[in-house]
RNA sequence: GGGGGUAUAGCUCAGUUGGUAGAGCGUCUCGUUCGCAAUGAGAAGGUCUGGGGUUCGACUCCCCAUACCUCCA
Numbered sequence: 001g002g003g004g005g006u007a008u009a010g011c012u013c014a015g016u017u018g019g020u021a022g023a024g025c026g027u028c029u030c031g032u033u034c035g036c037a038a039u040g041a042g043a044a045g046g047u048c049u050g051g052g053g054u055u056c057g058a059c060u061c062c063c064c065a066u067a068c069c070u071c072c073a
Stems, first nucleotide, its partner, number of pairs: 001072007010025004019056001027043006049065005
């Protein structure tokens, strides 16, 4: 320098024809217990990396940029 891939909740990750964003773990509250652990119920938590374009409508399609991973030279 060139090719490919990844970016979504605090962490690890789903998201299927483009139509209001989810799971597990963690956190908080309440119940059960003498207490802890464990367990049940509930809650909070997201500018879907940034900018632009297409569309009635974009996490999803197109372009550019940034960070990281990988391959070639």
This is a predicted structure of a 73-nucleotide RNA (transfer RNA) from a Spartobacteria bacterium. Rfam family: tRNA. Rfam links the family to the GO term triplet codon-amino acid adaptor activity. Rfam classes the family as a transfer RNA. The prediction has a mean pLDDT of 82.